[in-house]
RNA sequence: GGGUGAAUGGUGAAGUGGUAUCACAUCUGCUUUGCAAGCAGAAGGCCCCGAGUUCAAUCCUCGGUUCAUCCA
Numbered sequence: 001g002g003g004u005g006a007a008u009g010g011u012g013a014a015g016u017g018g019u020a021u022c023a024c025a026u027c028u029g030c031u032u033u034g035c036a037a038g039c040a041g042a043a044g045g046c047c048c049c050g051a052g053u054u055c056a057a058u059c060c061u062c063g064g065u066u067c068a069u070c071c072a
Base pairs, nucleotide, nucleotide: 001071002070003069004068005067006066007065010024011023012022013021018055026042027041028040029039030038048064049063050062051061052060
């Protein structure tokens, strides 16, 4: 330098054109002498950045950034 893939709550993932789900973690309550576990509930992300297409974009197109991998 070129090819391919990835980027989504604090962490790890799912998702797909109709304003996003799960697990763990955090907080509150119940339970316990207390802790843990368990049960119930809550908060937390508008999906890496910009532009375009569309009635509507996390999703499609283009460019950029970062990371991983392959080739040279």
Source information: Model confidence (mean pLDDT): 81 of 100. Transfer RNA from Blepharisma stoltei, 72 nucleotides, folded computationally. The source organism's lineage runs through Eukaryota, Sar, Postciliodesmatophora, Blepharismidae and Blepharisma. It matches the Rfam family "tRNA". The family's RNA type in Rfam is transfer RNA.